Molecule: transfer RNA
Organism: Candidatus Aminicenantota bacterium
RNA sequence: GCGGGCAUAGCUCAAUGGUAGAGUAUCAGCUUCCCAAGCUGAAUGUUGCGGGUUCGAUCCCCGUUGCCCGCU
Numbered sequence: 001g002c003g004g005g006c007a008u009a010g011c012u013c014a015a016u017g018g019u020a021g022a023g024u025a026u027c028a029g030c031u032u033c034c035c036a037a038g039c040u041g042a043a044u045g046u047u048g049c050g051g052g053u054u055c056g057a058u059c060c061c062c063g064u065u066g067c068c069c070g071c072u
Base pairs, nucleotide, nucleotide: 001071002070003069004068005067006066007065010024011023012022013021018055026042027041028040029039030038048064049063050062051061052060
C1' cells in the first nucleotide's frame, strides 16, 4: 500500500428495513437475627463518528476513526 472482519446498556452479546433486547452488574423492595442465595420492580443507549438512500436505517450505500486478520 491492497483486501476482509469487528464497533450496540458499566461488562459479555442478540436484533432478516418497521417501538433496540437478553444475561450479568447497579439501585430499591420482599424474605432473613445478619450476610449470602432467592423473588419482584426500577434506572440505564445520540447503535464508533460524519453524510446519503428510504415513509421509516443497528440493518442498505459512501466517507472516516480505532482494533483484529490476511496479502504485498